[in-house]
Molecule: small-subunit ribosomal RNA
Organism: uncultured prokaryote
RNA sequence: UUGAUCCUGGCUCAGGACGAACGCUGGCGGCGUGGUUUAGGCAUGCAAGUCGAACGAGAACGCUUCUUCGGGAAGUAUUAAAGUGGCGAAAGGGUGAGUAAUAUAUCGAUAACCUACCCUCGAGAUGGGGAUAACCAUUCGAAAGGGCUGCUAAUACCCGAUAGUUUUGGUAGCUCAAGGGUUACGCGGUAAAUGGUGCUUCCGCUCGAGGAGAGGUCCAUGUCCUAUCAGCUUGUUGGUGAGGUAAUGGCUCACCAAGGCUAUGACGGGUAGCCGGACUGAGAGGUUGGCCGGUCACACUGGGACUGAGACACUGCCCAGACUCCUACGGGAGGCUGCAGUCGAGAAUCUUCCGCAAUGGGCGAAAGCCUGACGGAGCGACGCCGCGUGGAGGAUGAAGGCCCUCGGGUUGUAAACUGCUGUCACACGUUAAGAAAGGCAUGGGUUCGCCCAUGUCCUGACAAAGUCUUGAGAGGAAGUCACGGCUAGCUUCGUGCCAGCAGCCGCGGUAAUACGGAGAGGGCAAGCGUUGUUCGGAAUCACUGGGCAUAAAGCGCACGUAGGCGGAUCGUUAAGUCAGAUGUGAAAUCCCUCGGCUCAACCGAUGACCUGCAUUUGAAACUGACAGGCUAGAGUACAGGAGAGGGAAGCGGAAUUCCUAGUGUAGCGGUGAAAUGCGCAGAUAUUAGGAAGAACACCGGUGGCGAAGGCGGUUUACUGGACUGUUACUGACGCUGAGUUGCGAAAGCUAGGGGAGCAAACAGGAUUAGAUACCCUGGUAGUCCUAGCUGUAAACGAUGGGCACUAGGUGUAGGGGGUAUCAACUCCCCCUGUGCCGAAGCUAACGCAUUAAGUGCCCCGCCUGGGGAGUACGGCCGCAAGGCUAAAACUCAAAGGAAUUGACGGGGGCCCGCACAAGCGGCGGAGCAUGUGGCUUAAUUCGACGCAACGCGAAGAACCUUACCUGGACUUGAGAUAUAAGUGAAAGCUGUGGAAACAUGGGAGGAUUGCCUGGGGUGAAACGUAGACAGGUGUUGCAUGGCUGUCGUCAGCUCGUGUCGUGAGAUGUCGGGUUAAGUCCCUCAACGAGCGAAACCCUUGUCUCUAGUUGCCAGCGGGUCAUGCCGGGGACUCUAGAGAGACUGCCGUUGUGAAAACGGAGGAAGGUGGGGAUGACGUCAAGUCAUCAUGGCCUUUAUGUCCGGGGCUACACACGUGCUACAAUGGUCGGUACAAAGGGAAGCAAAACCGCGAGGUCGAGCAAAACCCACAAAGCCGACCCCAGUUCGGAUUGGAGGCUGCAACUCGCCUCCAUGAAGUUGGAAUCGCUAGUAAUCGCGGAUCAGCUACGCCGCGGUGAAUAUGUUCCUGGGCCUUGUACACACCGCCCGUCAAGCCACGAAAGCCGGCAGUGCCCGAAGUCGCGUACCCAACCUUCGGGAGGGAAGCGCCUA
Repeated sequence: UUGAUCCUGGCUCAGGACGAACGCUGGCGGCGUGGUUUAGGCAUGCAAGUCGAACGAGAACGCUUCUUCGGGAAGUAUUAAAGUGGCGAAAGGGUGAGUAAUAUAUCGAUAACCUACCCUCGAGAUGGGGAUAACCAUUCGAAAGGGCUGCUAAUACCCGAUAGUUUUGGUAGCUCAAGGGUUACGCGGUAAAUGGUGCUUCCGCUCGAGGAGAGGUCCAUGUCCUAUCAGCUUGUUGGUGAGGUAAUGGCUCACCAAGGCUAUGACGGGUAGCCGGACUGAGAGGUUGGCCGGUCACACUGGGACUGAGACACUGCCCAGACUCCUACGGGAGGCUGCAGUCGAGAAUCUUCCGCAAUGGGCGAAAGCCUGACGGAGCGACGCCGCGUGGAGGAUGAAGGCCCUCGGGUUGUAAACUGCUGUCACACGUUAAGAAAGGCAUGGGUUCGCCCAUGUCCUGACAAAGUCUUGAGAGGAAGUCACGGCUAGCUUCGUGCCAGCAGCCGCGGUAAUACGGAGAGGGCAAGCGUUGUUCGGAAUCACUGGGCAUAAAGCGCACGUAGGCGGAUCGUUAAGUCAGAUGUGAAAUCCCUCGGCUCAACCGAUGACCUGCAUUUGAAACUGACAGGCUAGAGUACAGGAGAGGGAAGCGGAAUUCCUAGUGUAGCGGUGAAAUGCGCAGAUAUUAGGAAGAACACCGGUGGCGAAGGCGGUUUACUGGACUGUUACUGACGCUGAGUUGCGAAAGCUAGGGGAGCAAACAGGAUUAGAUACCCUGGUAGUCCUAGCUGUAAACGAUGGGCACUAGGUGUAGGGGGUAUCAACUCCCCCUGUGCCGAAGCUAACGCAUUAAGUGCCCCGCCUGGGGAGUACGGCCGCAAGGCUAAAACUCAAAGGAAUUGACGGGGGCCCGCACAAGCGGCGGAGCAUGUGGCUUAAUUCGACGCAACGCGAAGAACCUUACCUGGACUUGAGAUAUAAGUGAAAGCUGUGGAAACAUGGGAGGAUUGCCUGGGGUGAAACGUAGACAGGUGUUGCAUGGCUGUCGUCAGCUCGUGUCGUGAGAUGUCGGGUUAAGUCCCUCAACGAGCGAAACCCUUGUCUCUAGUUGCCAGCGGGUCAUGCCGGGGACUCUAGAGAGACUGCCGUUGUGAAAACGGAGGAAGGUGGGGAUGACGUCAAGUCAUCAUGGCCUUUAUGUCCGGGGCUACACACGUGCUACAAUGGUCGGUACAAAGGGAAGCAAAACCGCGAGGUCGAGCAAAACCCACAAAGCCGACCCCAGUUCGGAUUGGAGGCUGCAACUCGCCUCCAUGAAGUUGGAAUCGCUAGUAAUCGCGGAUCAGCUACGCCGCGGUGAAUAUGUUCCUGGGCCUUGUACACACCGCCCGUCAAGCCACGAAAGCCGGCAGUGCCCGAAGUCGCGUACCCAACCUUCGGGAGGGAAGCGCCUA
């Protein structure tokens, strides 16, 4: 993640840190820090010199002095610059390329070593000699730089004497731990009398011993990733000998041996300087190694040696290479990973600063010189810390802004204003620490080197800094981020899936607290955000501290190697373990305490810590090791029985197919139905015989056996394992098991057989829209056997093996014991297996539960979000197919488990409804009416669209209506509410233009209304003017209210308390009956309740009572041609009020002694009597902004308002709903009977008269139980028509009329005459109806001047048929089941394909890098050779020799 839930699991955020970078902003100070990238290239300057008290030589300018004024000499000058020589230059400073060990950290070893300068001790310092640079002269070269001749000194160099010492030289002893220590004899090698006149002293020199400090080498332990790197190694491993080194050693060489390392990870690849420490974390850990400190490595790249105490040398040398520069082209020069600085690349990192005043270093006797080490300053908010940007009062709660319900609220004591303070910064002054040394003088002490005290002189880069005083003045000093949830903090405007935001979830499609602006509020603050990295949260690699039945995860199974673990007892030991002590664990850092800068950061001191390592002393419980004995684990022997355990060889019957023969005839076979197929050449069927191969019915069973895969006719022999029982024996022999090895279903492969049946592929027939399928007919590999390969499965109990412990109940298989019995199959107990149900416990739940998924121990395997993918590449295996091992890029915010509620199912069960069926009548065909679509139009106004839009809004479009179009007009407007100033009342009358609206005139009228009142003023009404505003059928029904439709008058929808569940939820509401109904009854962890159902209400059906006019008239009376006409009457009908009545109440049967059902009686009515009103929780973003109301938006001389005319009535066409028909159950004509419910005053209208008629004239009566509309029609009686496009049907058209209305042309209705169309019962399909119903017949009403009404809403008249039933269609209810659906099956979702984009694999080849190996050439250089070339010191017999040098050669080699 889900509608919701629990779990698993990943992703994301809130915290801390940084050598950071980027965006916006920026007042001050302190302390830190700053090239992380190109170990890329570098201009320029500086960064290592010093010593004249080691040595020779030695200027110039200037100054002083002399002067013959031409100049000279001396001093400065033991100078500068250079040279010889000494010391230093191997330190200090930089960087992290290389390096996974030649490094580093810790602990050790050196009996295997070295050490200049310094300190201590001992001894010594003698006699001689020859050169050479500088310099002078000359010469080559452009230069750099050389060549040659001559002169000269030394603390430069050489020879001799003396000597402890050394020897890997010899001899001889002692001792030790090895090349150690020590003793004696004999052999070779060393020195500079330097400075000073001299002396003394000091410095310097040589040898030896020791010390200090520094270094070399070796051992042990620790130190990243990778096995898709599993084998590596020839100087390799060891030995002997030699060489080499300060020193051990294959360090090197010759010879000999064949070793050495590796799963405890060799070898290879990748990455990386290591550590103290730093960051984070509760800790364990994880990450990291910038600054500071220790160490290593490097110095343009590679190689090499020289000098030296020390280097294979950052600012030395040689060679090679790349690059840059100079050049006279011949040749030369250079190395910032020193301090600054520059270019480049980069997201990115500073001044070509000052000073040696301090600290430290080199040289020197010293003064001193040198020192980009260092001390400081500069730049950068890069970090940490501190301070400030004012504090107090101040409500008319100012103005402005923002919001607003227009009342107000908020910004907000905030500001203004008043009085105050003075930090920082600014200005003028003032003053301290960093300074002690050192020189000179005096005094004292002294180990005679020197030290101390006093006085005096001198030394500050920083520093225009710091401190303090004074001055002035609130003056110069606030931003940034966010405000949907996580996460503190909300409004408005703009925008309209656009622009944009976003760490995750996600916002934006016209009301965005999520975008952009503003206001308000929130966080932090000289900073605030963003990005990146790292730790945390993450128990999300789990040592502390996780898991594997179903979420990712148990190898298919077994044997067994290494390894890990291991029963009980005694003894020894001391490796692990525990305790103590000692050494070490550098300093800094961290922590505690104290102290110094005003505080803090920062700094100092003390303590603690550094959890480690080593050595040593002790303990002996546990683990280990060694030794001895034990039997409970394990095993062996013996006795039994069970078994589809395994492999081999035989045998058997049934079935199937085929062959032969007989009988027999037309079909067989097959399917949902068929066809292909087989069959007259004789099938199928049936009988007999024969052949072949494969498999073994019944028994047969959650029975047995096996490690798993697996094993089933039967017999024989061979063979493995388990079990039971009993004693005896062995004596821990055990468990697990990385690798390894073996076994391993089916399919598949190789070779050879075999092949009956079955049957991939294939063929045909069907099905289908198609059907490469399901069905059918055939059919080949294969299935079978032998030998081999393959090595995988949902190889599953999705549950690794072993041991132990932890309630029971009930089956079953094998064995044993006991009891009873004649007899154990039966009853009880034990062991071993195999099932079910269940306690505790566990579990996310489901479930598991002595066969654990419980509780523990041991060992192995495996997992770490989904996809990519069990894929690619590599390796191994395989004949192949393929298997094993096994990633990444990229992509998503989920993927998943279990359970819950719904919805759905061409799942199941139960049950309803005119749902089907059974019936009756329609629609669909015709004509017309009406609505809609479409088309048309200036406009054909708008809305409604499956059921649930379409005779719907519309219960009345000629104008009006009217919203549309065209044209003409008006602009505070047709109507509403205020305000301001004004006119004077206004209206009624009338003229002109015009289609009207409207525009523009005229006179007349009235003199008057309230209040104050004399004039006059003011107010109301009216008019025009102005500004507020009106207006809108403009938009949004997806912003809304209200109303309505629909599921559906279906029986459902919920709640409280309780209970169950971790929870969503469940229970109740389920179950058994019953009902129209969640209606009622019974049972039940539920008990109750509510909204619905029912009832209450209206109407109708029966009766009673009351009342009796306008209704009624039985009886009485009167009257008429006749009529309740009249008097009367209330009986009846009726009217309209009140009641009664029906409740399964009674009886019977069934049923659970229930609810209820069925039947019956009575009754006007019987099981809710008929009808109506009444519509639960909710669903459809259903319908309506055009009934009305209403938010937002839009419009305002127009989208408003008025008017004339037109349109909504158009017409190729399509659909819906109706009317009239097609006729004889009919049509026409004549006569005649019976309703109900309504309406009527701008109305209904009688009678009479006129007209064929529509209608007209006149007008009685009636505001109506009174009068009128108003004759009801079908029906009944009679007559004609005679089956036809008719005496059916009436469309259409012509003519003549009537009515309404200002007006019937577009565009009304009606009448009469004439005309007389289609249509002869309607395809697929489809609608209504279960009784006073359908069907049929007429009547009334609303709207309305009239009407297109055949519509709608009502009323009565006549008055049926059918229902056996619930299989099917449709809709619905309840229970249950599956689900990957929840926008809920109109769901979800799979694969190919188009275009574009991204990532990865393969690819003929091409290019580059790294590494390895073989071979060729080979610089410099060490080493070796080098009597033939050269040479001062020494020797010499003077010839030469020793010795040195060079050329050349050889090995190695960049």